[in-house]
Annotation:
The part of an RNA shown here (large-subunit ribosomal RNA, domain VI) has 250 nucleotides and comes from Corynebacterium stercoris. Taxonomically the source falls in Corynebacterium (Bacteria, Bacillati, Mycobacteriales, Corynebacteriaceae). RNAcentral holds the full RNA, with entries from ENA. Rfam family: Bacterial large subunit ribosomal RNA. The coordinates come from a structure-prediction model, not an experiment, and the mean pLDDT is 87.
Context: one part of a larger RNA
RNA sequence: CGUUGAAACUUGAAGAAGGCUGUCCCUAGUACGAGAGGACCGGGACGGACGUACCUCUGGUGUGCCAGUUGUUCCGCCAGGAGCAUCGCUGGUUAGCUACGUACGGAAGGGAUAACCGCUGAAAGCAUCUAAGCGGGAAGCCUGUUUUAAGAUGAGGUUUCAUUCGAGGUUCCCAGCAGACUACUGGGUUGAUAGGCCGGAACUGGACGCACCGCAAGGUGUGGAGGCGACCGGUACUAAUACACCAAAA
Numbered sequence: 001c002g003u004u005g006a007a008a009c010u011u012g013a014a015g016a017a018g019g020c021u022g023u024c025c026c027u028a029g030u031a032c033g034a035g036a037g038g039a040c041c042g043g044g045a046c047g048g049a050c051g052u053a054c055c056u057c058u059g060g061u062g063u064g065c066c067a068g069u070u071g072u073u074c075c076g077c078c079a080g081g082a083g084c085a086u087c088g089c090u091g092g093u094u095a096g097c098u099a100c101g102u103a104c105g106g107a108a109g110g111g112a113u114a115a116c117c118g119c120u121g122a123a124a125g126c127a128u129c130u131a132a133g134c135g136g137g138a139a140g141c142c143u144g145u146u147u148u149a150a151g152a153u154g155a156g157g158u159u160u161c162a163u164u165c166g167a168g169g170u171u172c173c174c175a176g177c178a179g180a181c182u183a184c185u186g187g188g189u190u191g192a193u194a195g196g197c198c199g200g201a202a203c204u205g206g207a208c209g210c211a212c213c214g215c216a217a218g219g220u221g222u223g224g225a226g227g228c229g230a231c232c233g234g235u236a237c238u239a240a241u242a243c244a245c246c247a248a249a250a
Base pairs, nucleotide, nucleotide: 001151005161006160007159008158009157010156014148015147016146017145020048021047022046023045024044025043026042032037050105051104052103053102054101058099059098060097061096065092066091067090068089069088070085071084072083073082074081075080109143110142111141116136117135118134119133168246169245170244172188173187174186175185176184193239194238195237196235197234198233199232200231203227204226209222210221211220212219213218
């Protein structure tokens, strides 16, 4: 830009992806074979590599979470803290992201076939799978599975709304599990969208102060304490204000 001005939900022409494979067990030490050995067919178990999704578990990371601790500077001193030293170092760790973790997949089935195997059968009184006719037959082909998808200009369909006093959309703003930008999704006071605050979860692991015990380092009690990023809820305290713009044929 087109498709009839929108919104929501869709059909699927066409394309893309996928299609891998091993070991063991049963059938069965059966058929076969003098023996040695050792099946077809059919059924099952467990794997490898690859792929997709996810974070319940197990781990990793988790630089504004918690604790311990060294040196040093500062907060006048003690106590308690803060800064710097690779996040100073060390031990844990929520969310998120992840694999080393978890789940699942390749198919089955159907159709037409290749090589090939056949039935009936003449030309050619026989024979012959072929000339007429009819079957079987592959990880391959068409489907079946997943996915993109109406610029499929052949621009599809359904429902609802709208006709300038205007449906709907945008700028702008608050955000996101969306994201390079854009786009997408949610929200914009008729509001829980984000922050704050409150409650909870998860984490850390026993705060400060005070009291008691100990010469002291320290311990015990108050008290699963205090602290706490992303998680789950609640609550208009703060910020999403007010305007503005685009917009439809007969």